[in-house]
RNA sequence: UUAUUGAGAGUUUGAUCCUAGCUCAGGAUGAACGCUGGCGGCGUGGAUAAGGCAUGCAAGUCGAGUGGGUUUAGACCCACGGCGAACGGGUUAGUAACGCGUAGGAAUCUGCCCUGAAGUCCGGAAUAACUCGGAGAAAUCCGAGAUAAUACCGGAUGGUCUCGCAAGAGUAAAGGUUUUUCGCUUCGGCGGAAAGCCACUUCGGGAGGAGCCUGCGUCCUAUCAGCUUGUUGGCAGGGUAAUGGCCUACCAAGGCAAUGACGGGUAGGGGAAGUGAGAGCUUGUCCCCCAACAAUGGAACUGAGACACGGUCCAUACACCUACGGGUGGCUGCAGUCGAGAAUCUUCCACAAUGGGCGAAAGCCUGAUGGAGCGACGCCGCAUGAGUGAAUAAGCCCUUCGGGGUGUAAAACUCUUUUAUAGGAGAACAAUCCCGAUUUAUCGGGAUGAGCGUAUCCUACGAAUAAGGGGUGGCUAACUUCGUGCCAGAAGCCUCGGUAAUGCGAAGGCCCCAAGCGUUAUCCGGAAUUAUUGGGCGUAAAGCGUGGGUAGGCGGUUUUAAUAGUGGCUGGUCAAAUCCCGGAGCUUAACUCCGGAACUGCCAGUCAAACGUUGAAACUAGAGCAAGCGAGAGGUUGAUGGAACUUACCAAGUAGGGGUGAAAUCCGUUGAUAUGGUAGGGAACACCAAAGGCGAAGGCAAUCAACUGGCGCUUAGCUGACGCUGAGACACGAAAGCGUGGGUAGCGAACGAGAUUAGAUACCUCGGUAGUCCACGCCCUAAACGAUGCCGACUAGCCGUUCGGAGUAUCGACCCUCUGAGUGGCGAAGCUAACGCGUUAAGUCGGCCGCCUGGGAAGUACGGCCGCAAGGCUAAAACUCAAAGGAAUAGACGGGGACUCGCACAAGCGGUGGAUCAUGUGGUUUAAUUCGACGGUACACGAGGAACCUUACCAGGGCUAGACACCCUAAUGAAAUCCCUCCGAAAGAAGGGACCUCUUUUAGACAUUAGGGUCAGGUGAUGCACGGUUGUCGUCAGUUCGUACCGUGAGGCGUUCCUUUAAGUAGGGCAACGGACGCAACCCCUGUUCUGUGUUAUAAGUGUCACAGAAGACUGCCUCCGUAUAGGAGGAGGAAGGUGGGGAUGACGUCAAAUCAGCGUGUCCCUCUGAUGUCCUGGGCUACACACAUGAUACAAUGGCCGAGACAAUGGGUUGCCAAGCCGCAAGGCGGAGCUAAUCCCAUCAAACUCGGUCUCAGUUCGGAUUGAGGGCUGCAACUCGCCCUCAUGAAGCUGGAAUCGCUAGUAAUCGCGCAUCAGCUAUGGCGCGGUGAAUACGUUCUCGAGUCUUGUACUCACCAAGUAAACGCGCUUGGCAGCUUAUACGACUAAGAGGUUAAAAUCCUCUUCUCU
Repeated sequence: UUAUUGAGAGUUUGAUCCUAGCUCAGGAUGAACGCUGGCGGCGUGGAUAAGGCAUGCAAGUCGAGUGGGUUUAGACCCACGGCGAACGGGUUAGUAACGCGUAGGAAUCUGCCCUGAAGUCCGGAAUAACUCGGAGAAAUCCGAGAUAAUACCGGAUGGUCUCGCAAGAGUAAAGGUUUUUCGCUUCGGCGGAAAGCCACUUCGGGAGGAGCCUGCGUCCUAUCAGCUUGUUGGCAGGGUAAUGGCCUACCAAGGCAAUGACGGGUAGGGGAAGUGAGAGCUUGUCCCCCAACAAUGGAACUGAGACACGGUCCAUACACCUACGGGUGGCUGCAGUCGAGAAUCUUCCACAAUGGGCGAAAGCCUGAUGGAGCGACGCCGCAUGAGUGAAUAAGCCCUUCGGGGUGUAAAACUCUUUUAUAGGAGAACAAUCCCGAUUUAUCGGGAUGAGCGUAUCCUACGAAUAAGGGGUGGCUAACUUCGUGCCAGAAGCCUCGGUAAUGCGAAGGCCCCAAGCGUUAUCCGGAAUUAUUGGGCGUAAAGCGUGGGUAGGCGGUUUUAAUAGUGGCUGGUCAAAUCCCGGAGCUUAACUCCGGAACUGCCAGUCAAACGUUGAAACUAGAGCAAGCGAGAGGUUGAUGGAACUUACCAAGUAGGGGUGAAAUCCGUUGAUAUGGUAGGGAACACCAAAGGCGAAGGCAAUCAACUGGCGCUUAGCUGACGCUGAGACACGAAAGCGUGGGUAGCGAACGAGAUUAGAUACCUCGGUAGUCCACGCCCUAAACGAUGCCGACUAGCCGUUCGGAGUAUCGACCCUCUGAGUGGCGAAGCUAACGCGUUAAGUCGGCCGCCUGGGAAGUACGGCCGCAAGGCUAAAACUCAAAGGAAUAGACGGGGACUCGCACAAGCGGUGGAUCAUGUGGUUUAAUUCGACGGUACACGAGGAACCUUACCAGGGCUAGACACCCUAAUGAAAUCCCUCCGAAAGAAGGGACCUCUUUUAGACAUUAGGGUCAGGUGAUGCACGGUUGUCGUCAGUUCGUACCGUGAGGCGUUCCUUUAAGUAGGGCAACGGACGCAACCCCUGUUCUGUGUUAUAAGUGUCACAGAAGACUGCCUCCGUAUAGGAGGAGGAAGGUGGGGAUGACGUCAAAUCAGCGUGUCCCUCUGAUGUCCUGGGCUACACACAUGAUACAAUGGCCGAGACAAUGGGUUGCCAAGCCGCAAGGCGGAGCUAAUCCCAUCAAACUCGGUCUCAGUUCGGAUUGAGGGCUGCAACUCGCCCUCAUGAAGCUGGAAUCGCUAGUAAUCGCGCAUCAGCUAUGGCGCGGUGAAUACGUUCUCGAGUCUUGUACUCACCAAGUAAACGCGCUUGGCAGCUUAUACGACUAAGAGGUUAAAAUCCUCUUCUCU
């Protein structure tokens, strides 16, 4: 520069927005594990124990340097000598370093290679192999003798070499071989010359290599802050290839460090790799470069090069051999083995190619390398077949039982043959090299392949040889059935599983990927969740308590100069490989090759001068000074004052005082409290006083004085950027607390006592010590808050207040206007998650500092610093949770508030709770006492009738297609039924008799029996699977919707507010306007009147009455109140007055409220076996130490008993009500008239009531329980277990503790009557009917319940209390171990190398390293 380039989701809540963490979807790996597995290509494979290693191989070569041995020969071997062995190969232990990377530099060396110049002469002494002798187990070694060289030494010569200014001095060498030729010869050979080649010596140059120096870059930790004595520098010397404290002596006292020295931890570095939009973050495997290492530590030798992986020496550890004397070894080379581990390969082939070493060459060597083998470890490619094939086989799965799915899938038919198998053909990788020839650059011929008979090609054969893994609640693609039942299990997060699990297990279906698929581990991403790009700090985590100020960071206006920042251009470098782009080669791809780009960096040169920096000069707007005014609880010290309090004394006076919700402790007759006076003491300063003032903050208040800090305004005289911020360090810093010494009136932790209370270590009361006060010295923390760091600039206003200034005005002041500085309230824009902030910003910007990164553990532990102590500052981790939080919303709740209502309280009347009985319930008992209902809202409730039945329970006896429904087959026309006999408790069974149907008539209907099978049956479970029905809040006045508007949103508004109502009833107002369900009204009964009709009553007239319809009441009228609206108070008229009284009617919802036993119903369970089904007999539901609930009757004189007398209404009646009459004391019986009902009956229809009599206050002439006897009725049947009558008996009880219930008018209270159920009845219950017929309501403080608005909330399963365990951390104590100290002690053991001295170094001296202690 072109192109390319950025995804989110789940989870805190009742819901919402925000903050914040956790988790997921992607990619990657030298991987491992689980299940599975056809082929090929290319890569890759000991990451842990740099732990130990058996065995084989991994570095030799040269006879053209030399000597010798052996051999028939070819040749081989030993030794001397030369070159190589410092390369190649491995590993990452160490190293935080000039080690590495990058860019530079000067004081150096360099074998082989290239190049230039010159040279290669003459001599000498040894030694190995070998021979002889000797030691040793071995390794190996010693002595004697002989000999050669390109081994070693001496001499000569010497230049462009070295030293030196010069003169001068000094310094080297080696030969071999081929061809030709000459000479000698013991014919083996020897010697000389020339040419070529290979070597050799000296001095230059080059290339490549190596050593050294420097700038910059290079992890974490400050709970490591000071480090250093060869340390820093200099001079001289030594040493090195070379600079240098590299080393030594001397001199100086330096050097490094918050820009992180020193110390600790971790780590080979880079090219690069993974990921990412990028910036970054993480990594350093394979390949390449560099470094370091070679069992551990140390040292030098040789050499051009090493302090040397397969060399030497020493020490140590380990291992091996041994004849015990002594020796040997080093796989972090290639294979391989053991060990440890989740885990990582063949003891393969070949030097054919590439490369390396030696050689003149042939050639030899090469675990470098080229290949093959093993492992799905990774990447890439291919296959496991293709076409046709049913409205769709079987199997399996689901089903609403109709069907649907698997599924064209299969089968079947027709093809194909990649691959596998078998057979055949068959490469490239070969260039060099050897021989011959010649125009010495070519030609001709020949030989060499590990892989490999491989790749590839052809033929044959036959769909033949080849598919799995994970998932299926949301995130996240894909769903059903069964099993299980908070079990078994799942799970990445949220979470799933407690009987209808798409979440567990299985099956079927489906989804994703595919020779792989999942899991685990790790890295990046998502995470803007460390924010440079790209975050925050009022309340979510986060502004230091405050100030002056050091380093540092940042810095006003103008001119000029320079320029390490900055920008442009040019050059060098940034190895190759990798990445990207283009192209090419393997059939494609992976892979490989070629070219380009890129590598964002560094260095050098040059240009520019806006900005920045630096130098110089200037300015005044920032900052400061000055002058003049001014305000102030600013600070320090001293003095003074009054009120109150307290103490002491005096006077006077008497019985209390004090204190509290109420009391008591306490004080007081030894005279208190109250009152007056005198004196002493300490602390704090009423009024002024304020939203006010001052100060940096903490903080500061009587008055006066002294000393002293800061601030504001005005003027614009002076200086001339002198400024802002501020890490560390320093100073100040409420209260409490500490130390020393004072002081102490009041108050008052601790403490004592009295109360309160279940307790009361509290709140209240009586006392009271530290302390509070002063001086001096510490402490250094606070909700030290505006929960808001400091400075500067800019951005609407309005209204107060404090202190200045100016103007107008005034005699002056006040007032008013403008302006500066403070201090408050409300608000535009804007900001904010919202609340809110808003010129005193939380707005818009700039500068600097501090701080935050989920909750808990924890502001804690350890360490350090400070402190007398208390403690402060700094400051973690293990472990644990999926949240913890902020703001706002709707509810619910409050021993929060305001308003309102209700027999809610109050005012009254009568009860319950005590007695006896009835009924229900609990409990207990029982074979069974069937089941349900449990605060209000269960308990005379389901049940409006349990002796059998009911009946569901128990005991016993029976039945098994069934007591009941449907179908099929067969038989019978009957069966059932009735009668008789027999068994039996009955059910039931057997026998006999009576009876023996109808029609559309080969059949059917109906019925029974027998058989069969779909099935019946269940009061068995689940009301927490349901329908339906019901209770309750509550006949309370509420509950919502549409549209619009407001708010990011949940939501709000409407429905709040004012007045009013029984009412969300009505009116007014209002960002709302309308609507719906409720309220009211419409419906029924009743009260008055009228009209019509009518059975009955009555002799009739008549008319009670019944039915049907209508009228009437609406605040319509008047007065007052009211917004003169809605409406309220009073009055008139009226039978009735403000809803006339009563009923039916019950909003959205609440309580998983009640009911599976009224009924219906999903699912589960029981049932061809001896039933949870069904039939029957008997029993039970009626039990009875006890407790509760609802009632009845009483306790008496407002009464009981006896006699007489009067007045209702609702209802019911033919399987019924039952009259008159008669019998019985009575219950009742006989009787039978009437009545299907205004006619007859229950039913004289009542009782309380009225009149008369008696009883006279007592357990009674009250009360009637209980019991005995005798009767009556119903019914198959009154024992368990019915009711009624008569006689007798005559219990408790004399008005009921705490507590509690009902009722506001025809009500309460009291009196009787009727009905349902029903054979009868345990009814005193329930539902109705009428008779008689009251009292009271000041009022809303309190109790209970309800409604509206508002407020607080950490509650939302929504106010009822309350934790525990595991695990982990820390402290203390005890035991063990390691470590440290004591320690220059004690004991034991013991080297190597270098330098010096020297003939040598064995003795000796010095140093370095190692080792023991």